[in-house]
Context: one part of a larger RNA
Molecule: large-subunit ribosomal RNA, domain VI
Organism: Saprospiraceae bacterium
């Protein structure tokens, strides 16, 4: 821009893409078969591999805005307590998120038309013949079935609702996001839980500081599972989403 007024919501599916893999064990059954040795078809169950999808409850990884320990040095007048720098100074852990080595799950079954092949009926050719007319079975393959995209499918589809300038709807702007390079998408904007803060809590770290007591002291111990705490969960308008502006259907 188009889809012959403008919107919102829900859809159909032409067409396209993906998937389609495979091993072992076991029952049937030591059965059929076979002199024996050996040893099935068909059908059922179970467990794997590789690959794919999704997810983070579990097991782990990461986690330079979380906690603790430790060294040197500077600063805070000194002690104590802190803080800067040293690759995040080093080390031990670790929430959310992201993630695989972790967890869940998929290939199936079924239908249609067939290939090779196997047949029925059956002449030409009184017989025979699956074939010439006709009919059937038959594959991990083909077409569906399964998953995803999909009406620019210009053949531009369908349904419902709304609007008629007294404005449906959309945008700018703001608060944000498991959305994201930016646009876009999604949530919210006081008729409000969108983000921050605060409160509670989950979770992490692991018993803060100060003080008392014991010890000459290092240190231990009580207060104390303490103190601190990024992203999680819930609540709460304290802060910020103010006010407002623009586009928008009279077409051909």
């Nucleotide at each position: 821009c188009g889809u012959a007024g403008g919107a919102g919501u829900a859809u159909u599916g032409a067409g396209g893409a993906g998937g389609u893999c495979u091993g072992g064990c076991u029952c049937u059954a030591g059965u059929a078969c076979g002199a024996g040795a050996g040893g099935a078809c068909c059908g059922g169950g179970u467990u794997g591999g590789a690959c794919g999808c999704a997810c983070c409850u579990c097991u782990g990884g990461u986690g330079u805005a979380c906690c603790a320990g430790c060294u040197g040095u500077g600063c805070u007048g000194c002690c104590a307590g802190g803080u800067g720098c040293a690759g995040u100074g080093c080390u031990g852990g670790g929430u959310a998120g992201c993630u695989a080595a972790g967890u869940c799950u998929g290939g199936a079954a079924c239908g249609g038309a067939u290939a090779a092949g196997c047949g029925c009926u059956g002449a030409a050719a009184g017989c025979a013949u699956c074939u010439a007319a006709g009919c059937g079975c038959g594959a991990a393959g083909c077409c569906g079935u399964c998953u995803c995209c999909a009406a620019g499918a210009u053949g531009a589809g369908u349904a419902c609702u709304c609007c008629a300038u007294u404005g449906a709807g959309g945008g700018u702007c703001g608060u944000g996001g498991a959305a994201g390079a930016u646009g876009a998408c999604c949530a919210c904007g006081u008729u409000g839980a969108u983000a921050g803060g605060c409160u509670a809590u989950a979770g992490g770290u692991g018993u803060a500081a100060g003080u008392g007591c014991a010890g000459u002291a290092a240190u231990g111990u009580a207060u104390u599972g303490a103190g601190c705490c990024g992203a999680g969960u819930a609540g709460u308008a304290c802060u910020a989403a103010u006010u407002a502006c623009c586009c928008g259907a009279a077409u051909g």